[in-house]
RNA sequence: GGUUGCAACAUCCCCGUGGGUUGGGUGAUGGCUCAAAGUCUGAGCCGGCACAGCGAAUCCACUGCAACC
Numbered sequence: 001g002g003u004u005g006c007a008a009c010a011u012c013c014c015c016g017u018g019g020g021u022u023g024g025g026u027g028a029u030g031g032c033u034c035a036a037a038g039u040c041u042g043a044g045c046c047g048g049c050a051c052a053g054c055g056a057a058u059c060c061a062c063u064g065c066a067a068c069c
Base pairs, nucleotide, nucleotide: 001069002068003067004066005065006064007063013055014053016062017061018060019059020058021057022056023054025051026050027049029047030046031045032044033043034042035041
């Protein structure tokens, strides 16, 4: 220097750091349809926006530990 495996440090355990992609969660909002009601609302479908320890996967770079070449 390269390859592979791992995460000790952690206010139970799990979780090294940052970022991308896919798919979820939550929040508010716009449009359409139906229902009931009396003017409060509920359900279904679609669109984008925002938020986060998303206990989901995957990829890139980096930190640290170990092994191998």
Molecule: nadA riboswitch
Organism: uncultured Edaphobacter sp.